[in-house]
Context: one part of a larger RNA
RNA sequence: GCUGGGCCAAGGAACUCGGCAAAUUGAUACCGUAACUUCGGGAUAAGGUAUGCCGGCAGUGUGUAAGGCUUCGCGCCCCAAGCAUGGUCCGGUCGCAGAGAAGAGGGAGAAGCGACUGUUUAACAAAAACACAGCACUGUGCAAAAUCGCAAGAUGACGUAUACGGUGUGACGCCUGCCCGGUGCUGGAAGGUUAAAAGGAGGGGUUAGCGCAAGCAAAGCUCCGAAUUGAAGCCCCAGUAAACGGCGGCCGUAACAAUAACGGUCCUAAGGUAGCGAAAUUCCUUGUCGGGUAAGUUCCGACCUGCACGAAUGGCGUAACGACUUCUCCGCUGUCUCGGCCCAGUGCUCA
Numbered sequence: 001g002c003u004g005g006g007c008c009a010a011g012g013a014a015c016u017c018g019g020c021a022a023a024u025u026g027a028u029a030c031c032g033u034a035a036c037u038u039c040g041g042g043a044u045a046a047g048g049u050a051u052g053c054c055g056g057c058a059g060u061g062u063g064u065a066a067g068g069c070u071u072c073g074c075g076c077c078c079c080a081a082g083c084a085u086g087g088u089c090c091g092g093u094c095g096c097a098g099a100g101a102a103g104a105g106g107g108a109g110a111a112g113c114g115a116c117u118g119u120u121u122a123a124c125a126a127a128a129a130c131a132c133a134g135c136a137c138u139g140u141g142c143a144a145a146a147u148c149g150c151a152a153g154a155u156g157a158c159g160u161a162u163a164c165g166g167u168g169u170g171a172c173g174c175c176u177g178c179c180c181g182g183u184g185c186u187g188g189a190a191g192g193u194u195a196a197a198a199g200g201a202g203g204g205g206u207u208a209g210c211g212c213a214a215g216c217a218a219a220g221c222u223c224c225g226a227a228u229u230g231a232a233g234c235c236c237c238a239g240u241a242a243a244c245g246g247c248g249g250c251c252g253u254a255a256c257a258a259u260a261a262c263g264g265u266c267c268u269a270a271g272g273u274a275g276c277g278a279a280a281u282u283c284c285u286u287g288u289c290g291g292g293u294a295a296g297u298u299c300c301g302a303c304c305u306g307c308a309c310g311a312a313u314g315g316c317g318u319a320a321c322g323a324c325u326u327c328u329c330c331g332c333u334g335u336c337u338c339g340g341c342c343c344a345g346u347g348c349u350c351a
Base pairs, nucleotide, nucleotide: 001346002345003344004343005342006341007340008339010337011336014335019332027051028050029049030048031047036041038171052093053092054091055090056089059085060084061083062082067077068076069075094098106330107329108328109327110326111325112324113322114321118130119129134169135168136167137166138165139164140163146155147154148153172317173316174315175314177247178246179245182244183243184240185239186238187237188236191235192234193233197229198228202224203223204222205221206220209216210215248266249265250264251263252262275309276306287303288302289301290300291299
């Protein structure tokens, strides 16, 4: 010096990204206990008091003797004694200290997120991520849909729509607006387009034959092949957003000024409703105002100018819960002012 541990004057978070670490608290009984609340909770809330030992009283349990009853039973009742217990109460007594050592919640207020108990990155992340009960949409009528397998077969399920599969959301409360133009899905079938296939107009090759020749050319074989017929799909017509998704701009206007309930105009499928809002979302930004501090880029309450919230990619609240995140206070402390001493181990050194 390092690692682990013990103690400290005065102060008490001044340390630090941050009370990280340490300290405080801690048992039992009794008293007492707020906001809020889903009436269960919150709650061991918070905050207090008592606690050793000796003697004693009441009470309680058991229950012997005596007594009483008796169906005469090894029965029943009442109960001194003894034993056990003894909340509470009374008296006494010792120490600095009585839950005398060890083991054994620090507490409170406010906000965000997630309802909750759970689950997770074996070995840097335990969370606000995943799951969840609940909610919704959708598929599936049973040889079910879906899944595994080439198949047989199996799971689903020895279940049967109050069932099973898929997807999203995520307790609960109040709610969940507008858009079907695009994409998807579902339904429709008149018309358009269209594959194989059918069809075989027509053309080519070959050559019996004809022709003086150039050439023409039947049948057969063979190659190509137009019209026409021809399903789903697509085009098309509808429906559907708790399907994927989307949810405007410019200009003017009120008797100061400012603002614009109001008007005009362009575009759109429709132009963001309720609620919330500098937010886990706000760039400008340490926005502005208020609160808290002597002093506050964080925090809380407001405002709304939402760069770029917004309604099951859910919106806004919410008691309880959280080794979650942020802010504040009380207590407590070697975190610090600022160091010191001690113990054990280890390093260094010849020691």
The part of an RNA shown here (large-subunit ribosomal RNA, domain IV) has 351 nucleotides and comes from a metagenome. The prediction has a mean pLDDT of 86. It matches the Rfam family "Bacterial large subunit ribosomal RNA". Its family is annotated with ribosome and structural constituent of ribosome in the Gene Ontology.